RNA sequence: UGCCGGGUAGCUCAGUUGGCAGAGCAGCGGGUUGUUACCCCGAAGGCCGCAGGUUCGAUCCCUGCCUCGGCAGCCA
Numbered sequence: 001u002g003c004c005g006g007g008u009a010g011c012u013c014a015g016u017u018g019g020c021a022g023a024g025c026a027g028c029g030g031g032u033u034g035u036u037a038c039c040c041c042g043a044a045g046g047c048c049g050c051a052g053g054u055u056c057g058a059u060c061c062c063u064g065c066c067u068c069g070g071c072a073g074c075c076a
Base pairs, nucleotide, nucleotide: 001072002071003070004069005068006067007066010025011024012023013022019056028042029041030040031039049065050064051063052062053061
């Protein structure tokens, strides 16, 4: 430097022919219990890596950039 893949809730990850953003775990509140744990119930938590573009409408399509991982190349 080029190519490929990833970036979505605190963590691990789904999601979609472009039309309301989800699960599990963790944390919080409650129930149960002599207490804790297990179990059960509930609520909360996101401007979908950043900036532009296309569109009536973008997490999704296009461009650039940042960042993580892998492969290849170049130099000494």
The RNA shown here (transfer RNA) has 76 nucleotides and comes from an uncultured bacterium. A source record names the gene trnN. Its Rfam family is "tRNA". By type it is a transfer RNA. The sequence is in RNAcentral, with records from ENA.